[in-house]
RNA sequence: UCCCCGAUGGCUCAAUUGGCAGAGCGGGUGACUGUUAAUCACUAGGUUGGCGGUUCAAGUCCGUCUCGGGGAG
Numbered sequence: 001u002c003c004c005c006g007a008u009g010g011c012u013c014a015a016u017u018g019g020c021a022g023a024g025c026g027g028g029u030g031a032c033u034g035u036u037a038a039u040c041a042c043u044a045g046g047u048u049g050g051c052g053g054u055u056c057a058a059g060u061c062c063g064u065c066u067c068g069g070g071g072a073g
Stems, first nucleotide, its partner, number of pairs: 001072007010025004019056001027043005049065005
């Protein structure tokens, strides 16, 4: 320098070839228990890496940049 993959709650990851952003773990509250743990119920938490574009509508498509991983020379 070039090519490929990735970036989404605190963490690990989903989201059907564009149509309501979700799960598990973690956090909070409550139930249960002599207590803790476990279990169960409820609940809060997201400008989807940045900027711009296409579209009625973008996590998803296009351009560019940043960061991480892998490969070629």
Record summary: Predicted 3D model of a 73-nucleotide RNA (transfer RNA) from Candidatus Desulfovibrio kirbyi. NCBI's taxonomy places the organism under Bacteria, Pseudomonadati, Thermodesulfobacteriota, Desulfovibrionaceae, Desulfovibrio. Its Rfam family is "tRNA". The family's RNA type in Rfam is transfer RNA. The prediction has a mean pLDDT of 80.